The RNA shown here (FMN riboswitch aptamer (RFN element)) has 121 nucleotides and comes from a marine sediment metagenome. The RNAcentral record of the sequence draws on MGnify.

[in-house]
């Protein structure tokens, strides 16, 4: 300096309206570490709250931008092998930001043709 860097629903019911509620049954897992990890430790995206700076105003102050600091933040056992495994076989179970929306969303829309731990050249 460059390139790459997040996946995934259907059937039936109720209804004026749900891929969002009931109901059956699927489906997805982001990076670094470590015996191969959604759910062990970190990490990043979220979200809230302050500082600073820049814009803005006559001067303020709000909103919008940029940066940095704290916090908030989900979930796993149990049998087997092993020198080792909450990572691997086999069994059972569990978790998903925020906004939006004729009704509540991990899987529809949208912030995002963004940002990113980071990985290759």
């Nucleotide at each position: 300096c460059u390139u790459c860097g997040g996946g995934g629903c259907g059937g039936g019911g109720u209804g004026a309206a749900a891929u969002u509620c009931c109901u059956c049954g699927a489906c997805c897992g982001g990076c670094g570490g470590u015996a191969u990890a959604g759910c062990c430790c970190g990490c990043g995206a979220g979200c809230a709250g302050g500082g600073u700076c820049a814009u803005g105003u006559a001067a303020c102050a709000a909103a919008c931008g940029a940066u940095c600091c704290u916090g908030c933040a989900g979930a796993g056992c149990c049998u087997g092998u092993g020198a080792g495994a909450u990572u691997c076989a086999g069994g059972c179970g569990c978790c998903g930001a925020c906004g939006g929306u004729u009704a509540c969303a991990g899987u529809c829309c949208g912030g995002a043709u963004g940002g990113g731990a980071g990985a290759g050249g």